[in-house]
Context: one part of a larger RNA
RNA sequence: UCAUGGCUAAGGAACUAGGCAAAUUAGACGCGUAACUUCGGGAGAAGCGUCCCUCUUAGCAAUAAGAGGCGCAGUGAAACGGCCCAGGCGACUGUUUAGCAAAAACACAGGACUAUGCUAAUUCGAAAGAAGACGUAUAUGGUCUGACACCUGCCCGGUGCUGGAAGGUUAAGGAAGGGGGUUAGCGCAAGCGAAGCUCUUGACUGAAGCCCCAGUAAACGGCGGCCGUAACUAUAACGGUCCUAAGGUAGCGAAAUUCCUUGUCGGGUAAGUUCCGACCUGCACGAAUGGUGUAACGAUCUGGGCUCUGUCUCAGCCAUGAUUUCG
Numbered sequence: 001u002c003a004u005g006g007c008u009a010a011g012g013a014a015c016u017a018g019g020c021a022a023a024u025u026a027g028a029c030g031c032g033u034a035a036c037u038u039c040g041g042g043a044g045a046a047g048c049g050u051c052c053c054u055c056u057u058a059g060c061a062a063u064a065a066g067a068g069g070c071g072c073a074g075u076g077a078a079a080c081g082g083c084c085c086a087g088g089c090g091a092c093u094g095u096u097u098a099g100c101a102a103a104a105a106c107a108c109a110g111g112a113c114u115a116u117g118c119u120a121a122u123u124c125g126a127a128a129g130a131a132g133a134c135g136u137a138u139a140u141g142g143u144c145u146g147a148c149a150c151c152u153g154c155c156c157g158g159u160g161c162u163g164g165a166a167g168g169u170u171a172a173g174g175a176a177g178g179g180g181g182u183u184a185g186c187g188c189a190a191g192c193g194a195a196g197c198u199c200u201u202g203a204c205u206g207a208a209g210c211c212c213c214a215g216u217a218a219a220c221g222g223c224g225g226c227c228g229u230a231a232c233u234a235u236a237a238c239g240g241u242c243c244u245a246a247g248g249u250a251g252c253g254a255a256a257u258u259c260c261u262u263g264u265c266g267g268g269u270a271a272g273u274u275c276c277g278a279c280c281u282g283c284a285c286g287a288a289u290g291g292u293g294u295a296a297c298g299a300u301c302u303g304g305g306c307u308c309u310g311u312c313u314c315a316g317c318c319a320u321g322a323u324u325u326c327g
Base pairs, nucleotide, nucleotide: 001322002321003320004319005318006317007316008315010313011312014311019308027051028050029049030048031047036041038147052069053068054067055066056065057064058063070074082306083305084304085303086302087301088300089298090297094106095105110145111144112143113142114141115140116139122131123130124129148293149292150291151290153223154222155221158220159219160216161215162214163213164212167211168210169209173205174204177201178200179199180198181197182196185192186191224242225241226240227239228238251285252282263279264278265277266276267275
């Protein structure tokens, strides 16, 4: 000097990013126990008392009640919950980055959409075959949401999906007709030229798709601007106008979302960029990419309080071990 452990006057979080670490609490019995609540919980809530020895009474006894006694201390050592208030997120138990992340992430019961009629859809496999399933729509696959309560608004113009088939477009293929080559034949020659074969062109025909017509948002997604107006001012229930497929409904809101911003007001503190309650001017919330609440739960995150303490004011002492130095 370090490590581990023990103790500490007065104060008691002043430490610190943060009560991190440590301390407190602790057992059994009796009493007692709030808000809230899904009536199960919350709850060991919180808080208080007793516990040893002797005697008496009751009892078969364990034990209970009472009287007295001792100690600083009676769960006399050890084992052995600290508690409360408020908020965010996630309902919950569970799962996860074997080796820096355990969470608000994943899962979940529940909800919804969608595919699939059985040789099912889907998946693996050139195939045979297998899983699905020795199941059969109260089943199986896919996608989204995520208990529960109250709800889930408007837009189908774009993209996607489903359905439709009148018209347009349209491949291979088919193909009337046209043109060329070849040559039996005709012709004095120039040339003409049947059939066949062949090269080429080709009206017309020709499915799905696309165009087109509908439907569909718990499909992907989207959900306006400017100007004026009320007998103080301010504001605008109201009006005008432009654009759109439709212009954000309920609820919530400086929020895990708010830039300006430490917004403003209130609470808590002597003092509060955090926190709680409001306001709404939402840079850039918003309804299963779910919205808003919510008892219970959480080695979760945030703020506050009580108890408690060497975290600190501010350091000291002790024990054990190590390093170093000396012998």

A computed fold for a 327-nucleotide part of an RNA from Candidatus Opimibacter iunctus, annotated as large-subunit ribosomal RNA, domain IV.